[in-house]
């Protein structure tokens, strides 16, 4: 330069070829029950689809573009 694959909560991550209900889960954080204190264990709250465009009644999900990572050809 070209070609593949990936980007969603503080962290791992589901969903992406079903396009449609408030984007879900564990983990962590905080507070509260419990506990002699702590751990475990319940409850509550916390918090996310990399950016710009387009399609569409509606887009994490479909197309372009550009940006980040990984790998492969030269």
């Nucleotide at each position: 330069g070209c070609c593949c694959c990936u980007g969603u909560a503080g962290u791992u991550u589901a969903g992406c070829u079903u396009g449609g209900c408030u984007a879900g889960a564990a983990u962590g954080u905080a507070a509260g029950a419990u506990u002699g204190c702590g751990g475990a264990u319940c409850u509550u709250a916390u918090g996310a689809c990399g950016c710009g465009g387009g399609u569409u009644c509606g887009a994490a999900u479909c197309c372009c573009g550009c940006c980040g990572g990984g790998g492969g050809c030269a």